[in-house]
RNA sequence: GGGCCGUUAGCUCAGUUGGUAGAGCAGCUGACUCUUAAUCAGUUGGUCGAAGGUUCGACCCCUUCACGGCCCA
Numbered sequence: 001g002g003g004c005c006g007u008u009a010g011c012u013c014a015g016u017u018g019g020u021a022g023a024g025c026a027g028c029u030g031a032c033u034c035u036u037a038a039u040c041a042g043u044u045g046g047u048c049g050a051a052g053g054u055u056c057g058a059c060c061c062c063u064u065c066a067c068g069g070c071c072c073a
Base pairs, nucleotide, nucleotide: 001072002071003070004069005068006067007066010025011024012023013022019056027043028042029041030040031039049065050064051063052062053061
């Protein structure tokens, strides 16, 4: 230098067809318990890596850039 893959909640990851962004764990509150843990119920939390474009509408399609990984040279 070239090719491919990834970037979404504090963490690990879904979201396959463009139409109000989700799960588990963690956190918080409550129940239970002499207390803690465990269990159960509820609940908070997002500039979907950045910028631009297409579209009535973009995590999703297109372009460029950033970061990480693999391969080729």
A computed fold for a 73-nucleotide RNA from a Gammaproteobacteria bacterium, annotated as transfer RNA. It was read from a public genome assembly. Model confidence (mean pLDDT): 81 of 100. Rfam family: tRNA. The family's RNA type in Rfam is transfer RNA. Taxonomically the source falls in Gammaproteobacteria (Bacteria, Pseudomonadati, Pseudomonadota).